[in-house]
This is a predicted structure of a 1454-nucleotide RNA (small-subunit ribosomal RNA) from an uncultured bacterium. The RNAcentral record of the sequence draws on ENA.

RNA sequence: AGGGUUUGAUCAUGGCUCAGAACGUACGCUGGCGGCACGCCUUAUACAUGCAAGUCGAACGCAGUAGCAAUACUGAGUGGCAAACGGGUGAGUAUAAUGUGGGAAUCUGCCUUUUGGUUUGGAAUAACAUGGGGAAACUUAUGCUAAUACCAAAUAAGCCCUUACGGGGAAAGUUUUAUACGCCGAAAGAUGAGCCCACACUUGAUUAGCUAGUUGGUAAGGUAAAAGCUUACCAAGGCAAUGAUCAAUAGCUGUUCUUAGAGGAAGACCAGCCACAUUGGGACUGAGACACGGCCCAGACUCCUACGGGAGGCAGCAGUAAGGAAUCUUGCACAAUGGGGGAAACCCUGAUGCAGCGAUGCCGCGUGAGUGAAGAAGGCCUUUGGGUUGUAAAACUCUUUCGUCGGGGAAGAAAAUGACUGUACCCGAAUAAGAAGGUCCGGCUAACUUCGUGCCAGCAGCCGCGGUAAUACGAAGGGACCUAGCGUAGUUCGGAAUUACUGGGCUUAAAGAGUUCGUAGGUGGUUAAAAAAGUUGGUUGUGAAAUCCCGAAGCUUAACUUCGGAACUGCAAUCAAAACUUUUUAGCUAGAGUAUGAUAGAGGAAAGCAGAAUUUCUAGUGUAGAGGUGAAAUUCGUAGAUAUUAGAAAGAACACCAAAUGCGAAGGCAACUUACUGGGUCACUACUGACACUGAGGAGCGAAAGCAUGGGUAGCGAAGAGGAUUAGAUACCCUCGUAGUCCAUGCCGUAAACGAUGUGUGUUAGACGUUGGAAAUUUAUUUUCAGUGUCGCAGCGAAAGCGAUAAACACACCGCCUGGGGAGUACGACCGCAAGGUUAAAACUCAAAUGAAUUGACGGGGACCCGCACAAGUAGUGGAGCAUGUGGUUUAAUUCGAAGAUACGCGCAGAACCUUACCAACACUUGACAUGUUCGUCGCGACUUUAAGAGAUUAAAGUUUUCGGUUCGGCCGGACGAAACACAGGUGCUGCAUGGCUGUCGUCAGCUCGUGUCGUGAGAUGUUGGGUUAAGUCCCGCAACGAGCGCAACCCCUGUCCUAUGUUGCCAGCAUUUAGUUGGGGACUCAUAGGAGACUGCCGGUGAUAAACCGGAGGAAGGUGGGGACGACGUCAAGUCAUCAUGCCCCUUAUGUCCAGGGCUGCACGCAUGCUACAAUGGCAAGUACAACGAGUCGCAAUACCGCGAGGUGGAGCAAAUCUCUUAAAGCUUGUCUCAGUUCGGAUAGGAGUCUGCAACUCGACUCCUUGAAGUUGGAGUCGCUAGUAAUCGCAAAUCAGCAAAGUUGCGGUGAAUACGUUCUCGGGGUUUGUACACACCGCCCGUCAAGUCACGGAAGUCGGCAAUACCCGAAGCCAGUGGUCUAACCCUUUUAGGGAAGAAGCUGUCGAAGGUAGGGUCGGUAACUGGGACUAAGUCGUAACAAGGUAGCCGUA
Repeated sequence: AGGGUUUGAUCAUGGCUCAGAACGUACGCUGGCGGCACGCCUUAUACAUGCAAGUCGAACGCAGUAGCAAUACUGAGUGGCAAACGGGUGAGUAUAAUGUGGGAAUCUGCCUUUUGGUUUGGAAUAACAUGGGGAAACUUAUGCUAAUACCAAAUAAGCCCUUACGGGGAAAGUUUUAUACGCCGAAAGAUGAGCCCACACUUGAUUAGCUAGUUGGUAAGGUAAAAGCUUACCAAGGCAAUGAUCAAUAGCUGUUCUUAGAGGAAGACCAGCCACAUUGGGACUGAGACACGGCCCAGACUCCUACGGGAGGCAGCAGUAAGGAAUCUUGCACAAUGGGGGAAACCCUGAUGCAGCGAUGCCGCGUGAGUGAAGAAGGCCUUUGGGUUGUAAAACUCUUUCGUCGGGGAAGAAAAUGACUGUACCCGAAUAAGAAGGUCCGGCUAACUUCGUGCCAGCAGCCGCGGUAAUACGAAGGGACCUAGCGUAGUUCGGAAUUACUGGGCUUAAAGAGUUCGUAGGUGGUUAAAAAAGUUGGUUGUGAAAUCCCGAAGCUUAACUUCGGAACUGCAAUCAAAACUUUUUAGCUAGAGUAUGAUAGAGGAAAGCAGAAUUUCUAGUGUAGAGGUGAAAUUCGUAGAUAUUAGAAAGAACACCAAAUGCGAAGGCAACUUACUGGGUCACUACUGACACUGAGGAGCGAAAGCAUGGGUAGCGAAGAGGAUUAGAUACCCUCGUAGUCCAUGCCGUAAACGAUGUGUGUUAGACGUUGGAAAUUUAUUUUCAGUGUCGCAGCGAAAGCGAUAAACACACCGCCUGGGGAGUACGACCGCAAGGUUAAAACUCAAAUGAAUUGACGGGGACCCGCACAAGUAGUGGAGCAUGUGGUUUAAUUCGAAGAUACGCGCAGAACCUUACCAACACUUGACAUGUUCGUCGCGACUUUAAGAGAUUAAAGUUUUCGGUUCGGCCGGACGAAACACAGGUGCUGCAUGGCUGUCGUCAGCUCGUGUCGUGAGAUGUUGGGUUAAGUCCCGCAACGAGCGCAACCCCUGUCCUAUGUUGCCAGCAUUUAGUUGGGGACUCAUAGGAGACUGCCGGUGAUAAACCGGAGGAAGGUGGGGACGACGUCAAGUCAUCAUGCCCCUUAUGUCCAGGGCUGCACGCAUGCUACAAUGGCAAGUACAACGAGUCGCAAUACCGCGAGGUGGAGCAAAUCUCUUAAAGCUUGUCUCAGUUCGGAUAGGAGUCUGCAACUCGACUCCUUGAAGUUGGAGUCGCUAGUAAUCGCAAAUCAGCAAAGUUGCGGUGAAUACGUUCUCGGGGUUUGUACACACCGCCCGUCAAGUCACGGAAGUCGGCAAUACCCGAAGCCAGUGGUCUAACCCUUUUAGGGAAGAAGCUGUCGAAGGUAGGGUCGGUAACUGGGACUAAGUCGUAACAAGGUAGCCGUA
């Protein structure tokens, strides 16, 4: 510090996700030791048992025990102090808390200091004794008694009250006799506590108004103390948009975690404060409590009970139960530190100190170290060579930390006293001995192979992996990381600048309110003076300790602990300063406004009015159609339409002018005239003197549609009707047509209300238009102000683009955004007559959604070019019969493959057997074929005979010749046989694992690269443009310059000539012959070889002076002369595992091998490719002429003879320029047929034959005789061909015994027509445009319905929580009152009683918790039924959107 993920790729926006740190943690696997910490986060749930607060005899009496006694000790009481501390928890509490800083009207036991006192009396009571009641808890009567318990009096330096005269108020003693401990009054301190104020302190406005003791005053009461704290009276205040009230949540802080910081989150442990103690209320005592281990009452719960009544409160320490993912021992000790009591000894102390349990965390240590290659064995992988585990192990040498055993043994303790503890630590001994796991290995992210599995099982933090070769699942080997831990889950911060103070945005990605006015608020020109609130500096106080940081020190180190420092960025007080902001005062004129004079305008609203057009009506003319459409029909018209002429009526809108125009805040505004009226601009001065800008709430205006009432209604026209179109057509098109559109009045308040761009101010190059003013002069120009446009510099921007009318640079203020969907929806509230509007969520779901630009592809987008693409021609096909292939069907099998173009006379250049892969039988199993190991034999072979069998094959006998080499060795080779094992074999699967080969786009002109340049980038440029070409062919231009693969050329055939050579070829001349037959010749043809020739080279024109094109000359040939071979980058997961090769998988007495027979040829039928025809440009008959390519000894075969013929007999010649196949046919000449199903056509069928071959039945070809079918030129449609081409005619060859060949590949003969042209069809090329496509239109994608799952809303109701209100009842208790009753202390009178004062119980009253009643509020649960939403490989119906998406799309409304 970043990374992954949207795309074919890119940049941006934007979410999701990962790497880090942390935790009071939990879970999984594993687990040696020690130190230091920490350990119910859930139920403030319920608790068994034990302990957690007592102590004092130096305050007091009594009883008991011991003792002879003195005395000592014990027990329950009276009394004193403590129990308000310590310990626990976080329910409540959004302020009566807390934090920081201040303040005044207070109290304070024990402690410290000072001062003054401590005198005289009195009456009781518990204990105890006796008696009574009760189950118990406990209680009651009588009697006795003490005190530092209680009461009265005296005194009063301080003290309190006061009308300032006066009045009031205290004490306690003990004893060991002391400078003792206590007691009382007062003053001060310290400590602790109470009260008040300011600031800080969570979320929600879908909580906007709250408050009657409420706010203030007076008086009284009350408190330790100020105060509505309380009461009476008076006033009507107080709080709130700077968020009152209400609701939800929450103890607060020091601090902790994280972070670069700012922040964010948290508030365990430790420390400070607060609150609480089963729930609610209350007071008592006391210095202090409204009291965790005190009291009273009420409620719930638990326990005891004799049923009458009682007892209890672990959120103290342990512990139990339940809950939960989850949190410890019913331990030891008061030795230390502290606390209470005591004069003290001492007692108490679950505070505390220790120990136990737990890897819960942090820290430290160990599980050994060195040497050790035969690189052992085993494992794993392997190309079988080896590699790796791996110096790892073993082995040898060494060490002993931790642990174990034995011995010694602290500090913590100031005199004594040690729970921890025989602990820490030290010494000695033995043995490598007792001590390693977890996760991960596709990318992010360090680390790879094999096997298994086969979209299954499974994995996954995100992207994603798995459908037979998975580095992603499971296992193994190996590796990476961390280590007594390692992973997972959860939470927080970080990364996240995805809430942006530091530090973001709003034209198109989410985001500027439709617009204006304006309140609060925020901000505000210029000069001077004063003040000092903000601001800046200094000083002082405070900011607890701990924590963090720095430096030291102590535990062997560290964690940990201790000491010192710094810091705590804060708050308050105080002293200064005066630049800026602020406040006050006095000015100024540049902002703003007013006045004056001009001026433009569809600015607004009202009234009036003109013309054109439309429709209707009336009348005339006139006749058969009109209208409408892609084409039609509905419709109108002989009852006279349409058309035309004249007249009349009505309503609505304003052609031309008209424009980049003008006006208005926006919506919006358009004939003309009149009056009314708002705003703007310019110019010259004058005036006011900051009066300004923005603007939360609020108010006004606000298209269309819509609503209400009343008018109006020509045209247009939702709904509706009809006609068409269509598979359907509730649409698009047509004919009608109601609301509406118009007017008046009132609502509605929304639009893609858009410049998708808030308002205002200032600054920052220019150029060219245009509207309205003004000025100047040189009079056609310039300057300036206010608008409105286009381009453009800088700058900005993701880019597109913006660019003085900013999206630049700044300032001020407002509004708005924070992933997509759910959703601008639900609920609530407000507004509306309604429709609906405004405000505005969540659950759930996805990993994207989006913007701009790029390259492609596509378009029922545009423009350009080319091609037998169309057109112009020609011959066909589609109809018939037959041949061949294919589909289908059949079959035991009809083997397999090929499937639009690019399968279908294709693989097959030859299926009777073989081929052959298929079927049904019979057989074989190291095999029909190959190699190796072991053993044996020696010819192999050929032939004959016999036997079995369908045959393959098996068995036996016989004949013939007895393998080659040789170093002479059973030495080498070869062959055969046998057995076993490795293995053979497979036309079995996968062409979607592959190589090779091939088809197609396409012989189309394209496809790329290097460097440079442009762009953030994908990419672009080059390769585009102007010409030209068959061509990315060439030229010119150009931020490109060059290059490569393609094009062309080089290669072959053919066309002309030359040269050389002439046999088997040729023959002009010379001889010769039936015959180039022979002699001879090389001229010619021809053959072979080598050359020449053609290059737009020459001329003219056009063109740009180019490339090139057009025409011409010459030439055998002219602009690529004609033809062939040659096929760029790539596309179609195109074809082929059955040519071959090959990975993986599968079969192995069978999916292999052998064999006879059958099948591949089966036949209702569909399709494709051909052949033959339908005839006279012809058929038949006769005669006759002219080729070329080729093939031939397992062959071609002549002459001759036989047969009508296929052919046969026979065999000259020829391994070929010599011989043969080999008579070419169409053609030409003559004759005949005369338009018919024929003398056309030949299918089919009968008979007879020939040939090949072991063999023609299934299933060959051919010949002869006879038979003589369909067919009379072929529907929609569709194919080939541009010249030696089409058409037509025959010939040859491969394969091959023969042949289904009418196929294929070649060869020559005869030999046309047409092309105006590129509108249209198809295909292609480059270019431009749109795109929501990129698997690329066979794309993408929307909605209803049907199915399943999930969450949510509504809902008759129903159940519960919470906070209030009104009333009823009214416990305990404080306070107030009180006739009667009762009463030791003091007083009086009296004489054993009475009265007074004072008090107690009781009673009455106010307040008052819980409870009850009532009607509401609010929140939540649940619900028949219902609504939409989300998600789910292959459901239904259509095709709405994306291209002009086939009716451009979208927004608002009905």